RNA sequence: GCCGGGAUAGCUCAGUUGGUAGAGCAACUGAUUCGUAAUCAGUAGGCCAGAAGUUCAAUUCUUCUUCCCGGCA
Numbered sequence: 001g002c003c004g005g006g007a008u009a010g011c012u013c014a015g016u017u018g019g020u021a022g023a024g025c026a027a028c029u030g031a032u033u034c035g036u037a038a039u040c041a042g043u044a045g046g047c048c049a050g051a052a053g054u055u056c057a058a059u060u061c062u063u064c065u066u067c068c069c070g071g072c073a
Base pairs, nucleotide, nucleotide: 001072002071003070004069005068006067007066010025011024012023013022019056027043028042029041030040031039049065050064051063052062053061
């Protein structure tokens, strides 16, 4: 330099032909317990790496940029 994959909650990851973004663990609150753990119920936590374009509407489609991983040279 070229090609491919990835960037979404504190962490690991989903998100099905574009229509108001979810799970597990972790955190917090309550119940239970003499107390802790475990268990059960609930709460909070995101403007989806950044910018532009298409569209009534973009995490999703197109282009560019940044970073990470792999392959080729």